The prediction has a mean pLDDT of 84. A computed fold for a 530-nucleotide part of an RNA from an uncultured prokaryote, annotated as small-subunit ribosomal RNA, 5' domain.

[in-house]
Context: one part of a larger RNA
RNA sequence: GAUUGAACGCUGGCGGCAUGCCUAACACAUGCAAGUCGAACGGAAACGAUGGGAGCUUGCUCCCAGGCGUCGAGUGGCGGACGGGUGAGUAAUACUUAGGAAUCUGCCCAUUAGUGGGGGACAACUCGGGGAAACUCGAGCUAAUACCGCAUACGCCCUACGGGGGAAAGCGGAGGACCUUUCGGGGCUUCGCGCUAUUGGAUGAGCCUAAGCCGGAUUAGCUAGUUGGUGAGGUAAAGGCUCACCAAGGCUACGAUCAAUAGCUGGUCUGAGAGGACGAUCAGCCACACUGGAACUGAGACACGGUCCAGACUCCUACGGGAGGCAGCAGUCGGGAAUAUUGGGCAAUGGGCGAAAGCCUGACCCAGCAACGCCGCGUGAAGGAUGAAGGCCCUAGGGUCGUAAACUUCUGUCGAGAGGGAAGAAUGCUUGCGGGUAAAUAAUCCGUAAGUUUGACGGUACCUCCAAAGGAAGCACCGGCUAACUCCGUGCCAGCAGCCGCGGUAAUACGGAGGGUGCAAGCGUUGUUC
Numbered sequence: 001g002a003u004u005g006a007a008c009g010c011u012g013g014c015g016g017c018a019u020g021c022c023u024a025a026c027a028c029a030u031g032c033a034a035g036u037c038g039a040a041c042g043g044a045a046a047c048g049a050u051g052g053g054a055g056c057u058u059g060c061u062c063c064c065a066g067g068c069g070u071c072g073a074g075u076g077g078c079g080g081a082c083g084g085g086u087g088a089g090u091a092a093u094a095c096u097u098a099g100g101a102a103u104c105u106g107c108c109c110a111u112u113a114g115u116g117g118g119g120g121a122c123a124a125c126u127c128g129g130g131g132a133a134a135c136u137c138g139a140g141c142u143a144a145u146a147c148c149g150c151a152u153a154c155g156c157c158c159u160a161c162g163g164g165g166g167a168a169a170g171c172g173g174a175g176g177a178c179c180u181u182u183c184g185g186g187g188c189u190u191c192g193c194g195c196u197a198u199u200g201g202a203u204g205a206g207c208c209u210a211a212g213c214c215g216g217a218u219u220a221g222c223u224a225g226u227u228g229g230u231g232a233g234g235u236a237a238a239g240g241c242u243c244a245c246c247a248a249g250g251c252u253a254c255g256a257u258c259a260a261u262a263g264c265u266g267g268u269c270u271g272a273g274a275g276g277a278c279g280a281u282c283a284g285c286c287a288c289a290c291u292g293g294a295a296c297u298g299a300g301a302c303a304c305g306g307u308c309c310a311g312a313c314u315c316c317u318a319c320g321g322g323a324g325g326c327a328g329c330a331g332u333c334g335g336g337a338a339u340a341u342u343g344g345g346c347a348a349u350g351g352g353c354g355a356a357a358g359c360c361u362g363a364c365c366c367a368g369c370a371a372c373g374c375c376g377c378g379u380g381a382a383g384g385a386u387g388a389a390g391g392c393c394c395u396a397g398g399g400u401c402g403u404a405a406a407c408u409u410c411u412g413u414c415g416a417g418a419g420g421g422a423a424g425a426a427u428g429c430u431u432g433c434g435g436g437u438a439a440a441u442a443a444u445c446c447g448u449a450a451g452u453u454u455g456a457c458g459g460u461a462c463c464u465c466c467a468a469a470g471g472a473a474g475c476a477c478c479g480g481c482u483a484a485c486u487c488c489g490u491g492c493c494a495g496c497a498g499c500c501g502c503g504g505u506a507a508u509a510c511g512g513a514g515g516g517u518g519c520a521a522g523c524g525u526u527g528u529u530c
Base pairs, nucleotide, nucleotide: 001530002529004527006526007525008524009523010522013377014376015375016374017373019370020369021335027332028331030330031329032328035078036077037076040075041074043071044070047069048068050065051064052063053062054061055060056059085288086287087286095212096211097210098209099208100207103205104204108201109200110199112197113196114195115194116150118148119147125140126139127138128137129136130135156165157164158163170193171192172191173190174189175188178187179186180185216258221251222250223249226248227247228246229245230244231243232242233241263285264284265283266282267278268277269276270275290311291310292309293308294307313324314323315322316321341367343366344365345364349363350361351360352359353358380410381409382408383407390401391400392399393398414471417465418464419463420462424457428452429451430450431449432448433447434446435445474519475518476517477516478515479500480499481498485514486513487512488511489510495502496501
């Protein structure tokens, strides 16, 4: 000199853009952070439409019917493995780079074939019981895209000569004939969404190899599933991954093992560079989710807001037993020099579910707080000498603050007030037209036109008007280094100090004043790194 996730002292006008628990991976009150689908299903707790009845305050109260709009709870599907947080552990099962073969991959894209015919249950519900609660037990009824057989099997697996094994599910819209009907509809045709099997792709994931990757030898030897082989098991998959048997190997001074420290990288800071230090925000990967262990489900987890067991802690209890996990967003206690709101909205972007409308989304977009940082703007401009008053100094003449002020003439950025006013909006809905499928009509689908609708921010940005210099400057320093000097007070005292050093009666070094110098909405101090 540069730098900072900074802190502290004094001071503080506005805006834009960023950033904000580095410490206790300490403990957490409260609210929210993962749901959705009725176009899979049986249904109907609540609300509403409709119909009937009663009461009357004559337009609301109750009762009944009714699944029409919708929908609590339940079965079922998909998603809760993403998104969000943290950095404890990890020195290599990590990360970075370059390769590799023995693998899986829901949703998505493309391809081929199929979607036939049956069955028995379990929730919800009803009845009964236990419990303080959490919850739970028994009996009975029932549906499905839930579950289980049968048929079929291109490819697949086992045998390989025959042969053997293995799948599925329906739902919604529309419709002229024809068939059927309990008059609701169904068959049939067609469109859309699904389902099963197969192949390829894309994406994601698992595995292997090599090199690189902090310092310590006051850590020198380490290792029995250890190193290799055969066989078997296991896995989606190679493999001592596991097991039986056999052999006695394997690593190491080019640093094994041990202990310490540490998430890694793109990058950030500094430096002319080489290098050094760091790894906040943003992005990629990894690990973790109160501590330790385990598996289940699933395409994917050994799963932050899932399950089970053990432990510590907290809470409820009728003492028999139960409940919980903020390293999600806010917020609280505590720790600390120190780090924000228990805010608004799904309008945009993205995600989950859904055919869609839509619902959910503390992701995200915004707002709030903080000079914590960077950048920009302002606190007025021109004229104005009697060099006013006043302060300070003085050789008592004067000098200086100083064109500074007053005063005159202007301007109006920001802020205050008033008015106007974008972009962020793409969609969605309705109607019309055209196209494709179909024997014709229609629906669905695609395209297009018109109308209409959706903004948290937001009293937005921006523009215009209005009045008035009015509301807006401090901090550090002045002995040398180092830009900037005098007076008074003090008297080795009080004090200063980064180094040299200053102060013991004329202190440019302490304290105050006047003046000056440097930066400026900041300035200084302390800490960090180069």